[in-house]
Description
A computed fold for a 99-nucleotide RNA, annotated as THF (Tetrahydrofolate) riboswitch aptamer. Its mean pLDDT, the model's own confidence on a scale to 100, is 79. It was read from a public genome assembly, where an Rfam model found it.

RNA sequence: GACAGAGUAGAUAGUUUGCGUAAAGUGUCAGAGGAUGGGACGUUGCCUCUGAACGAAAAGUUACUUAGUAACUUGCGUUAAGCUAUCGCGUUCGCUGGC
Numbered sequence: 001g002a003c004a005g006a007g008u009a010g011a012u013a014g015u016u017u018g019c020g021u022a023a024a025g026u027g028u029c030a031g032a033g034g035a036u037g038g039g040a041c042g043u044u045g046c047c048u049c050u051g052a053a054c055g056a057a058a059a060g061u062u063a064c065u066u067a068g069u070a071a072c073u074u075g076c077g078u079u080a081a082g083c084u085a086u087c088g089c090g091u092u093c094g095c096u097g098g099c
Stems, first nucleotide, its partner, number of pairs: 001099001003097003010087009019077003028052007038093005058074007
């Protein structure tokens, strides 16, 4: 010097433990802010807050006890977290490998 490669935020699937099912959460729209390969700039994407519109799947058993409270089981939710697998930075410098 040229070539090749690794690594972010996060996404999907599986699994475990929870939360909700008395509707929180998730999702949609608008605004503001933030974190984003090891550094710099930044995009897709992501997160937080505020506001708006919308909006769901329950069933059974047992106990207490006399009308709903609890527990459990099976479900349900574009549900939360952990783990595993797969996927996963545009430019530039850096890192690794051999030439």
Rfam family: THF (Tetrahydrofolate) riboswitch aptamer. Rfam describes the family as follows. Tetrahydrofolate (THF) riboswitch was first reported for Ames et al. as an RNA motif in 5' untranslated (5'-UTR)regions of folate transport and biosynthesis genes in Firmicutes genomes.